Context: one part of a larger RNA
């Protein structure tokens, strides 16, 4: 020195074991905020450095409501205190809420500094303290007012439960890459992606045919399944890819310009013949009252077997009262009473009661004892017992009957959200139905065309449809557009205002619940005081670190000794090789003893 073999040392693998994570599912919620928000500083306890909580009323006030012996968080000792006159705790609502931070009186290196008026408090005064108010936009009102006469711009107050900022992901709308693929690369792809701006909402878009269709038809939009990787497209490479149709979810349709009419309001224009007028018909009167144009309001009216206005005719239509210079007739506007409908999710808005379910605290809830083993019974043993409960977790080892619970049932002063009903609002209740004329409307820099684009599954192509930067530029139904160039027929539709739930997308959040998901190099980066130490001028980057034991019962007291260190004893403990360097405790690594061997 090696080898075996024991017994240790060091290390933190396996095993087990979850308080933390991942996924999904169903329901609720889908918003907070100038009444100061997300997020912060810095404070607030007997002691308090850190986290929860709060906010100078500061580990918390107040009132209901629950509940029942303890209670003063995480956390131990200790002091001091509360508490059946119901504390702590648990819900509802409420005060309280320092400074910063949209950040709003001015300003500033965020958590600081300084201020005007107005009102109170203190002083002899000033100085000093409290307490409201003071920021920008937009709108909207009123009063000013320039260059410049009117006027505009601007300027000054008032009023607003206007707006600003926050917030995962889904939406919509303007921008809009490249790696990469094509085995290079350039049209093309990736891709209208990813990233940025704008903007909304519980969903957003879309949406009631100027539509599919094809000689049968269908009937607004949205999804999902199929059609179909089909038709097509395409350096006809790589690739890129529909519709109609069939089948399901869900259902829902309305407003409005226009021709017309008006005793409604404005402005501009015309007007003396006693003249247009003055609801109609007569008679009287009146006379800057008429008349046209335009503007806003009101009525009408909205469709494709085209509608509608307009004019005439005819039928049908609860009751009453009824204005227009005046008298008598008429009819009409209005209105009053009855009936009808609808309602705060479009088609108009504002709110109350009630009452039902549902959420936000809670409650009642069945049955077991013994033997034996052991530190411990839930295991064994013997023999009951429950069950609309034999999910589950916990308790000294494995429990239906020991505790929380579990099936079942049961509960609310407050608040909240949903249905009902009832006040209540509002609408119609007078126009509708026909026929015949007439030919007034029927959404214009609009269809459409060229040209240069983008968007359509489609890369200009023979290229319809959609959008439109540029130039030209109709028609009103005897019209217009579409049916994939174009033209005829035929079918099919009505463009150029506008609104509209439900079926679909998404989870930052809370409640419940599963899991052939992980088990601490795994699961989130974070199971532990993790986006934390740390690194970085910054954007930003970014960790490691779980387990004594049932119970601290965490080792009095002696000894050793370099004397807050580590040990030997002693106690505790079922085990201390469980000793806070704590379950188990492999390897590598490093000793000690023994035995072979060089």
């Nucleotide at each position: 020195g090696g080898c075996a073999u024991a017994c240790g040392g060091u290390g933190g693998a396996u095993g087990c074991c979850u308080u933390g994570g991942c996924a999904c599912g169903a329901g609720a919620a889908g918003g907070c905020u100038a009444u100061g928000a997300a997020g912060g500083a810095c404070g607030c306890g007997a002691c308090u450095a850190c986290c929860u909580g709060c906010g100078a009323u500061a580990u918390g006030c107040c009132a209901c409501g629950g509940g029942a012996a303890g209670g003063u968080g995480g956390a131990a000792a200790u002091a001091a205190c509360c508490u059946a006159a119901g504390a702590u705790c648990c819900g509802u609502g409420g005060a309280u809420u320092u400074c910063c931070g949209a950040a709003u009186g001015g300003g500033a290196u965020a958590a600081c500094c300084c201020g005007u008026u107005c009102c109170g408090a203190g002083u002899a005064a000033u100085g000093u303290c409290g307490g409201a108010a003071c920021a920008u936009c937009u709108g909207c009102a009123u009063c000013u007012g320039a260059a410049u006469a009117c006027a505009u711009a601007g300027g000054a107050u008032g009023c607003a439960c206007g707006a600003a900022g926050c917030c995962a992901a889904c939406c919509c709308g303007g921008g809009g890459a490249a790696c990469u693929g094509a085995a290079a690369c350039a049209u093309c792809u990736a891709a209208g992606u990813a990233c940025c701006c704008g903007g909304a909402g519980g969903a957003a878009g879309a949406g009631a045919a100027a539509a599919u269709a094809a000689c049968u038809a269908u009937g607004a939009u949205u999804u999902c399944c199929u059609g179909a990787g089909u038709a097509g497209u395409g350096g006809c490479g790589a690739g890129c890819g529909a519709a109609a149709g069939g089948g399901a979810a869900u259902c829902a349709g309305c407003c409005u310009a226009a021709a017309c009419c008006u005793u409604g309001c404005a402005a501009c224009a015309u007007g003396u013949a006693u003249a247009a007028g003055g609801u109609c018909g007569u008679a009287a009167c009146c006379g800057u009252u008429g008349u046209g144009u335009u503007g806003c309001a009101g009525g009408u009216g909205u469709u494709g077997u085209g509608g509608g206005g307009c004019a005439u005719u005819u039928u049908u239509a609860g009751a009453c009262c009824g204005a227009a210079u005046u008298g008598c007739g008429a009819a009409u506007a209005g209105g009053u009473c009855g009936g009808a409908a609808a309602g705060u999710a479009a088609a108009a808005a504002a709110u109350u009661a009630u009452g039902a379910u549902a959420u936000u605290a809670a409650u009642c809830g069945a049955a077991u004892a013994u033997u034996c083993u052991g530190g411990a019974a839930a295991g064994u043993u013997c023999a009951a017992c429950c069950a609309u409960a034999g999910a589950a977790g916990g308790u000294g080892a494995a429990a239906g009957u020991c505790c929380u619970g579990u099936a079942g049932a049961u509960g609310a002063a407050a608040a909240u959200a949903u249905c009902a009903u009832a006040a209540c609002u509002u609408u119609c209740u007078g126009a509708a139905a026909a026929a015949u004329g007439u030919a007034c409307c029927c959404g214009a820099g609009u269809a459409c065309c060229a040209c240069g684009a983008a968007g359509u599954a489609a890369g200009u192509g023979g290229a319809a449809u959609u959008u439109u930067g540029u130039g030209g530029g109709a028609a009103u139904c005897u019209g217009c557009c579409a049916g994939a160039a174009c033209c005829a027929u035929c079918u099919g539709g009505u463009a150029a205002g506008g609104c509209u739930a439900a079926a679909u997308a998404c989870u930052a959040u809370c409640u419940c619940g599963u899991g052939a998901c992980c088990g601490a190099u795994a699961g989130u980066g974070a199971a532990u005081c993790a986006g934390u130490a740390c690194c970085g001028u910054g954007a930003g980057g970014g960790a490691a670190a779980g387990g004594u034991g049932a119970a601290a019962a965490g080792c009095a007291c002696u000894c050793c000794u370099a004397a807050c260190a580590g040990g030997a004893g002693a106690g505790u403990g079922a085990a201390a090789u469980a000793g806070u360097a704590c379950c188990u405790g492999a390897a590598a690594c490093c000793g000690u003893a023994u035995g072979c061997u060089u």